[in-house]
RNA sequence: GAGACUGUAGCUCAGUUGGAUAGAGUAAAUGUUUCCUAAACAUUAGGUCAAUGGUUCAAAUCCAUUCAGUCUCG
Numbered sequence: 001g002a003g004a005c006u007g008u009a010g011c012u013c014a015g016u017u018g019g020a021u022a023g024a025g026u027a028a029a030u031g032u033u034u035c036c037u038a039a040a041c042a043u044u045a046g047g048u049c050a051a052u053g054g055u056u057c058a059a060a061u062c063c064a065u066u067c068a069g070u071c072u073c074g
Base pairs, nucleotide, nucleotide: 001073002072003071004070005069006068007067010026011025012024013023019057028044029043030042031041032040050066051065052064053063054062
C1' cells in the first nucleotide's frame, strides 16, 4: 500500500430478508434469608447500537465516508 472481518450495558455476546418499550448471561447496588460471610431468591440501575452523512413514512439493521481493532497478501 491492497483486501477481508469485527465494533450493541463495566465484561462476554444475541438481535442484521428494515417496523417489538433494544435484550440475555455475568458483574454492580438494594432487599429477603443467615449469628456473620458465601450461596440462593427478588428488585433496581446501567446503552447517543464506534462517528458523520444519506436512503426511507420508519434504520442497531440498507448505502457512502471516516475512526479503532484483528487477520491475510505485497